[in-house]
């Protein structure tokens, strides 16, 4: 020097999950704090909720909804429940941004309502968390920024 591992910071990313005001607590090098809690406001997000529309009959079956990209399918394990692996609709990233195509990387979960909800104006109710494994390429066109 290269490579590898761990930790921290910054930049950045997934996501609606941000900003401000007041009060209290905590810390303080007494300048304040990118800290925590409560209340309020804005902004963003989700749910409920008329007419109209949709649906409506008969039979059977395993009640029926919601948030989310996370539909589904296959194999194995004693297995409808649980676990693992593989595939996969879909989704995200490659760091100024948008578009198109190529290439690469990741992911394809989980949680909740509680017999109840189609759409839905007015109106009503709620959330503002949590996390970052991996790769972080090159070109074309449009826009923007900085420098000269």
């Nucleotide at each position: 020097a290269a490579c590898u591992g761990c930790a921290c910071a910054a930049c950045g990313c997934c996501g609606a999950a941000u900003u401000c005001u007041c009060a209290g607590c905590c810390c303080u090098u007494c300048g304040g704090g990118u800290g925590c809690u409560g209340a309020g406001a804005a902004a963003c997000c989700g749910g409920g909720g008329g007419c109209c529309c949709a649906g409506a009959u008969c039979g059977g079956c395993u009640g029926g909804g919601g948030c989310g990209c996370a539909a589904u399918c296959g194999u194995g394990g004693g297995a409808u429940u649980c676990c693992a692996c593989g595939a996969g609709a879909a989704c995200g990233g490659c760091g100024c941004u948008c578009u198109a195509a190529c290439g690469c990387c990741g992911c394809g979960a989980g949680c909740g309502c509680g017999c109840c909800a189609g759409c839905u104006a007015a109106c009503c109710c709620g959330g503002u968390a949590g996390g970052c494994c991996g790769a972080c390429g090159a070109c074309a066109g449009g826009g923007g920024u900085a420098u000269u």
Molecule: c-di-AMP riboswitch aptamer (ydaO/yuaA leader)
Organism: Solirubrobacterales bacterium